[in-house]
């Protein structure tokens, strides 16, 4: 240089254009004499920018960035 594929809570992961799943971590609170382990509960996210659309995580196109194959 060409070429694909990826970007979503602290990690990790689903997601047919209409309420962002789950797992896992941290807060509380319950069982347990405790510790470690369940069980309830909460907190936390769509990499920016524009376009289409009533409506974009999602479709189009651009920057950014990461990964892979060729040279």
């Nucleotide at each position: 240089g060409g070429g694909g594929c990826c970007g979503u809570g602290g990690g990790g992961u689903a997601g047919u254009g209409g309420u962002a799943u789950c797992c896992u971590a941290u807060g509380c609170g319950c069982a347990u004499g405790g510790g470690g382990u369940g069980c309830g509960u909460a907190u936390g996210a769509c990499c920016c920018g524009a376009g289409u659309u009533c409506g974009a995580c999602u479709c189009u196109c651009g920057g950014c960035g990461g990964c892979c194959c060729c040279a």

Source information
Predicted 3D model of a 71-nucleotide RNA (transfer RNA) from Halobacteriales archaeon QS_1_68_20. Model confidence (mean pLDDT): 82 of 100. It matches the Rfam family "tRNA". It is annotated as a transfer RNA. NCBI's taxonomy places the organism under Archaea, Methanobacteriati, Methanobacteriota, Halobacteria, Halobacteriales.